[in-house]
Molecule: c-di-GMP-I riboswitch aptamer
Organism: Nitrospirota bacterium
RNA sequence: UUUCCGAAAGGGUAAACUCUGGGUGACCAGGGGGCACAAAGCCACGGGUCCUUUAUAUAAGGACAGCCGGGUUGCCGAA
Numbered sequence: 001u002u003u004c005c006g007a008a009a010g011g012g013u014a015a016a017c018u019c020u021g022g023g024u025g026a027c028c029a030g031g032g033g034g035c036a037c038a039a040a041g042c043c044a045c046g047g048g049u050c051c052u053u054u055a056u057a058u059a060a061g062g063a064c065a066g067c068c069g070g071g072u073u074g075c076c077g078a079a
Stems, first nucleotide, its partner, number of pairs: 005077002012037002017032006035066001041072003045069003048064006
């Protein structure tokens, strides 16, 4: 130095619930909150779940990166 790994320290993110606003909706933004997280940073590429349109979804358009893979960047350094 790199890979695996995850003790410690500093810092970081923020589930449920709740308030305000936005969206037909999934859901999103901000305040409170804190279940958890070493990629719970980023990217909808594959699968998945959910929403809308539609007679139906197998079609089309969306949402979720805190569902699983994949890609990419990255803090600290005990065993």